[in-house]
Molecule: transfer RNA
Organism: Salpingoeca rosetta
RNA sequence: GAUUCUGUGGUCUAGUGGUGAGGACGUUGGUCUUACACACCAAAGAUCGCCGGUUCGAUCCCGGCCAGAAUCA
Numbered sequence: 001g002a003u004u005c006u007g008u009g010g011u012c013u014a015g016u017g018g019u020g021a022g023g024a025c026g027u028u029g030g031u032c033u034u035a036c037a038c039a040c041c042a043a044a045g046a047u048c049g050c051c052g053g054u055u056c057g058a059u060c061c062c063g064g065c066c067a068g069a070a071u072c073a
């Protein structure tokens, strides 16, 4: 340099154009315990990488850019 793929809470991840973006781990609080852990209950935490476009409507489709990975050179 070329091609392909990926980008979603702190981490990992689901999500076929249509209401409030779901789950696991983690964090915080509560119950339980002499205490800790486990378990159970609850809560907080995402402007879905950025900018534009298509559409009545975009995490999803299209273009550009940014970052990362793989392959090739």
Base pairs, nucleotide, nucleotide: 001072002071003070004069005068006067007066010025011024012023013022018056027043028042029041030040031039049065050064051063052062053061